Context: one part of a larger RNA
Molecule: large-subunit ribosomal RNA, domain IV
Organism: Firmicutes bacterium ADurb.Bin099
RNA sequence: AUAAGCAUUGUUAAGGAACUCGGCAAAUUGGCCCCGUACGUUCGCAAUAAGGGGCGCUUGAGAGAUCAAGCCGCAGUGAAAUGGCCCAAGCAACUGUUUACCAAAAACACAGGUCUCUGCUAAAUCGAAAGAUGAAGUAUAGGGGCUGACGCCUGCCCAGUGCUGGAAGGUUACGGGGAUUCGUUAGCGCAAGCGAAGCGAUGAACUUAAGCCCCAGUAAACGGCGGCCGUAACUAUAACGGUCCUAAGGUAGCGAAAUUCCUUGUCAGGUAAGUUCUGACCCGCACGAAUGGCGUAAUGAUUUGGGCGCUGUCUCAACAAUGCAUCCG
Numbered sequence: 001a002u003a004a005g006c007a008u009u010g011u012u013a014a015g016g017a018a019c020u021c022g023g024c025a026a027a028u029u030g031g032c033c034c035c036g037u038a039c040g041u042u043c044g045c046a047a048u049a050a051g052g053g054g055c056g057c058u059u060g061a062g063a064g065a066u067c068a069a070g071c072c073g074c075a076g077u078g079a080a081a082u083g084g085c086c087c088a089a090g091c092a093a094c095u096g097u098u099u100a101c102c103a104a105a106a107a108c109a110c111a112g113g114u115c116u117c118u119g120c121u122a123a124a125u126c127g128a129a130a131g132a133u134g135a136a137g138u139a140u141a142g143g144g145g146c147u148g149a150c151g152c153c154u155g156c157c158c159a160g161u162g163c164u165g166g167a168a169g170g171u172u173a174c175g176g177g178g179a180u181u182c183g184u185u186a187g188c189g190c191a192a193g194c195g196a197a198g199c200g201a202u203g204a205a206c207u208u209a210a211g212c213c214c215c216a217g218u219a220a221a222c223g224g225c226g227g228c229c230g231u232a233a234c235u236a237u238a239a240c241g242g243u244c245c246u247a248a249g250g251u252a253g254c255g256a257a258a259u260u261c262c263u264u265g266u267c268a269g270g271u272a273a274g275u276u277c278u279g280a281c282c283c284g285c286a287c288g289a290a291u292g293g294c295g296u297a298a299u300g301a302u303u304u305g306g307g308c309g310c311u312g313u314c315u316c317a318a319c320a321a322u323g324c325a326u327c328c329g
Base pairs, nucleotide, nucleotide: 005324006323007322008321009320010319011318012317014315015314018313023310031055032054033053034052035051040045042149056071057070058069059068060067061066072076084308085307086306087305088304089303090302091300092299096108097107112147113146114145115144116143117142118141124133125132126131150295151294152293153292155225156224157223160222161221162218163217164216165215166214169213170212171211175207176206181201182200183199184198187194188193226244227243228242229241230240253287254284265281266280267279268278269277
């Protein structure tokens, strides 16, 4: 300062998303029976697609299903419980899992694919060890990495790094080896000094493994996949040519994309009007092929755009009930 309100619930003229980041919330729909049901499709689905009609009671007939006649109300799944629907696109195949207490997803997992290790006292893992798991399994098995149904596919590069193999040469440790030199002193020498053997110290050549250098292989290993200049009878563009560099210069497919800065690119569609959306184009700042590429029916409390229905979301607010607040005791 203050009795104005707040919360929950219900109803609402006309309009019906004009609200808003966004139909958030609410409303619509709803059960059973009958009819009917598109695109697409992996032929299973999609599908309760969509869209329509019926539903009570009484009497009669009938084995029943059901049929016939009649009756009442605004209303017959008479209350409650009980899908809104459609179109298009992205992502992920799917059911599943997850940040207990701000994220349920496109993240994780997944069946499938592939690479690699492992011959059994397996590899791998835990443990100073004993031992155990793997496994009372045995390569159609077990461990690890990547990818992630299915369909069509998966291009080029082994120069670097890694891994595997090779062994001629180079380098290389301990060890082996014992050259050389030094110390010591029997001896020799007038002395300076020399100095055998032994002992002590030093420790050259030579020999000597893996590794590294080296030589190969390997990319569903880590990864990588160019620049400049010119050229066609309008112009423009460049199938074509030249040149430099590289290990090799990005193939198929896709593309302003969950990736596009410039950018609200340009064109087309949808709207009266569309930074979003869809279809194209390709000038891909900075897509691209198991860090998988492109499609894809079904699925999804997924993300995006549009439409029908529906509504107090709104135009624009009103009323009511209950609770709180408030008042009295």